[in-house]
RNA sequence: CCUCUGGAGAGAGCCAAGCAAUUGGCCGCCGAAGGAGCAAGAUCUAUCUAAUUCUUUUAUAAGAAUUUAUUGGUCGAAUCUCUCAGGCAAAAGGACAGAGG
Numbered sequence: 001c002c003u004c005u006g007g008a009g010a011g012a013g014c015c016a017a018g019c020a021a022u023u024g025g026c027c028g029c030c031g032a033a034g035g036a037g038c039a040a041g042a043u044c045u046a047u048c049u050a051a052u053u054c055u056u057u058u059a060u061a062a063g064a065a066u067u068u069a070u071u072g073g074u075c076g077a078a079u080c081u082c083u084c085a086g087g088c089a090a091a092a093g094g095a096c097a098g099a100g101g
Base pairs, nucleotide, nucleotide: 001101002100003099004098005097006096011027013026014025015024016023017022028088029087030086034084035082036081037080041075042074043073044072046070047069050067051066052065053064054063055062
């Protein structure tokens, strides 16, 4: 990825056109196609709280590195959240699961 099987939720809402699918308008809802958002954590950057180490110096002072504290970014999951899309009788679809290839 393919085939088979199982697979939830929510108005058969109102008005107009239409045989119907559907299209336009008006409310009310659902989340499990798809899409979007986020945690811990990782990482970068700036500040410079604290500690340690190193270098220079007569000494103070200064500089560098590591850890830590704080700010702003990047990456970062879902069956969570949002409802853009999709859906709200049946059919179709359907995350996910099982079996087989």
Description: Predicted 3D model of a 101-nucleotide RNA (Glycine riboswitch aptamer) from Vibrio agarilyticus. Taxonomically the source falls in Vibrio (Bacteria, Pseudomonadati, Pseudomonadota, Vibrionaceae). The RNAcentral record of the sequence draws on MGnify.